[in-house]
Molecule: transfer RNA
Organism: Desulfobacterales bacterium
Order: sequence, then structure tokens, then C1' cells
RNA sequence: GCAACCGUGGUCUAGUGGCAUGAUGGAACCCUCCCAAGGUUUCGACCCGGGUUCGAUUCCCGGCGGUUGCA
Repeated sequence: GCAACCGUGGUCUAGUGGCAUGAUGGAACCCUCCCAAGGUUUCGACCCGGGUUCGAUUCCCGGCGGUUGCA
């Protein structure tokens, strides 16, 4: 330099056009003599800009970052 893939809460992750899923984590409560475990509720995210569309996490273009391959 070229190409492919990827970018979603603090961390990991599902989601191929219609209110963003789950786990882990934080907080409160229940349970327990106490702790752990368990239960209930709650908090927290779509890398950035533009385009298409009634509607974009999703499709298209560009940028940035990461991984891999080639040179």
C1' cells in the first nucleotide's frame, strides 16, 4: 500500500428495516443468627459524519479504531 472481517451499557454478547436481548456488574429490598447461595425490582449501550427510507443497530458511501491475510 491492497483486501477481508469486526465495532452494541463497566465487561462479554443476541439482534439482517418497526419500542435493542441475555449474562455479568452497580443499587434497593426479601430470605438467613451472620456470610455465601437464592428470589424480586431497578440502573446502564448501538464508534463518528452523510445518504436511502414513512421508519436505520440493520442497507449504501466516507472517516476513525481493531484483528487477520497479501505485498